Transfer RNA from a Candidatus Pacearchaeota archaeon, 71 nucleotides, folded computationally.
Its Rfam family is "tRNA". Rfam classes the family as a transfer RNA.
The sequence is in RNAcentral, with records from ENA.

């Protein structure tokens, strides 16, 4: 230098144009003598920037970042 992938909650990952979700972790109640297990409830998040679009986590262009290939 060229190509590709991949970025979403503290972790680990889903979500192929219209409700942001689950696992564990956390923090509060219930239970306990306490604590774990268990059950309930809650809080936190879409890599920046622009564009398409009535509407973008999702499409397109552009940076940044991590890996993979070719030279």
């Nucleotide at each position: 230098g060229g190509g590709g992938a991949u970025a979403u909650a503290g972790u680990u990952c889903a979500g192929c144009g219209g409700g942001a979700g689950a696992a564990c972790a956390c923090a509060c109640g219930a239970c306990u003598g306490a604590a774990g297990c268990u059950c309930g409830u809650g809080a936190c998040g879409c890599c920046g920037g622009g564009g398409u679009u009535c509407g973008a986590c999702u499409c397109c262009c552009u940076g940044u970042a991590u890996c993979c290939c070719c030279a």